[in-house]
């Protein structure tokens, strides 16, 4: 210098004019005037987790749902950080999939194939047993068949019963032996642990799917700010069910509690009225900086700081200047002209994840080339 | 704002417990029947199963994530 990987930051700037919303002030109040403030990294999807509110400041068991290597972080998580095992991509930096149990049990594995979990199609063998034929001195030999034995070799398939060498045998085979690979049990060393290394024993070697049921460890009570509380305005009630009953409490059993027991609780249905205000609701797991601890996520101490609250929903538009970017022309990294700002828009708040995103800047690292 | 559901041919729908060319009716095209049209008969085309990724030997079906569409939810007596 070129190409690449990765982490982070910003994501339009300045000025003028005209507008919008809220707060404060000028007033006791309105109009009006002045002044201050006014979207995001995702405000989005609502996929997770909390706070908060009501039901009992929340209980027990089952069901149900979620989750799953290990350790740490956190208010909490399916998130983050670090580590482990096992695959994949890349020369590399680096990126990325999966990870409780298939020896608790059930289920499935289409087609093909003999067989999809314990089987024999082709094939190999005729040792043992039975029968026949031939030879033969009776014993026996050869051969055929039956009954059988075997799982090495072939073929099928996504997947086929550890690999290889030897012993062995009628033929063979972990049947046996050595080595290698895997599994299980017991131990040692390192580590908090997952796990790694290693020693001994056992021929234990019978596949895959748990994003099928299931088993197991852990977690989860339900609903959600249209939660919930207060005030104002306005109207018209009716029907059904209904009493050891109904609601809170989705499913069941308990338990607690509230209301009610015929002068009628509560639920459902039909009908009627309102479409207003205040709180919740903006100081919070808040933001920035320094120091310290920690590999890191993160935590602690100290200092500074306050920064949107609309309710059909404000946060905008135009012009000028410079800059980034794209296109065209031109003799070169030059000049000129034209175009022109990515994704997007708070609605109780917060922490994550995921998705969308023109472009700019900074740090670290890798590969290749060149120079000193 | 919050909660829930659905996407398969032009339209309306099937598709079972994942299993190997995804079906049905209407519609469409062509041919026949008719003097002609309709009816009727026959033949045929037409689908990335809304999009993408994953699990699996195999996905319309199972899991994740986007896109589009639809439904419900206020208070008072």
């Nucleotide at each position: 210098c070129a190409g690449g990987u990765u982490g982070g930051u910003c994501g339009g700037g300045c000025g003028a004019u005209c507008g919008c919303a809220a707060g404060a002030g000028g007033c006791a109040g309105c109009c009006c005037c002045u002044u201050u403030u006014g979207a995001g990294g995702a405000a989005a999807g609502u996929c997770c987790g909390c706070a908060c509110u009501c039901c009992a400041a929340a209980g027990a068991g089952c069901a149900u749902g979620g989750u799953g290597c290990c350790g740490g972080g956190u208010a909490a998580u399916a998130c983050c950080c670090g580590g482990g095992g096992u695959g994949g991509a890349g020369c590399a930096a680096u990126c990325u999939g999966c990870c409780g149990g298939a020896u608790a049990g059930g289920g499935c594995c289409a087609c093909a194939g003999a067989a999809a979990c314990a089987g024999a199609c082709a094939g190999c063998c005729u040792a043992a047993g039975c029968g026949g034929a031939u030879c033969u001195c009776a014993g026996g030999a050869u051969u055929c068949g039956c009954c059988g034995g075997c799982a090495a070799u072939g073929g099928u398939g996504a997947a086929a019963a550890g690999g290889c060498a030897g012993u062995g045998u009628a033929a063979g085979a972990g049947a046996c032996u050595a080595c290698c690979g895997g599994c299980g049990c017991a131990g040692a060393u390192a580590g908090c642990a997952a796990u790694a290394u290693u020693u001994g024993c056992g021929g234990c070697c019978a596949g895959g799917c748990a994003a099928c049921c299931c088993c197991u460890g852990c977690c989860a009570g339900g609903a959600g700010c249209a939660a919930g509380g207060c005030c104002a305005a306005g109207c018209a009630g009716g029907a059904a069910u209904g009493a050891u009953g109904a609601g809170g409490c989705u499913g069941c059993u308990c338990g607690c509690u509230u209301c009610g027991u015929u002068u009628g609780a509560a639920u459902u249905c039909c009908g009627g009225g309102u479409a207003g205000g205040c709180c919740g609701c903006a100081c919070g797991a808040g933001g920035g900086g320094u120091u310290g601890g920690g590999u890191a996520a993160c935590c602690a101490a100290c200092c500074c700081u306050c920064u949107a609250g609309a309710u059909a929903g404000a946060u905008g538009a135009u012009c000028g200047c410079a800059c980034a970017c794209g296109c065209c022309a031109u003799a070169a990294c030059u000049u000129g002209g034209c175009g022109g700002g990515a994704c997007a828009g708070a609605a109780u708040g917060c922490g994550g994840c995921u998705u969308a995103u023109a472009g700019a800047c900074c740090g670290a690292c890798c590969u290749g080339g060149g120079g000193c | 704002g919050g909660g829930c559901g659905c996407g398969u041919a032009g339209c309306u729908c099937a598709g079972c417990u994942g299993g190997u060319u995804a079906g049905a009716g209407c519609g469409c095209a062509c041919g026949g029947u008719u003097c002609a049209c309709a009816u009727c008969c026959g033949u045929g085309a037409g689908g990335u199963c809304g999009a993408g990724g994953g699990u699996u030997c195999g996905a319309g079906u199972c899991c994740c994530c986007c896109c589009g569409c639809g439904c419900c939810c206020a208070c008072c007596a």
Model confidence (mean pLDDT): 79 of 100. Two RNAs folded together computationally: RNase P RNA and transfer RNA, 449 nucleotides in total. It holds a member of the Rfam family "Bacterial RNase P class A". By type it is a ribozyme.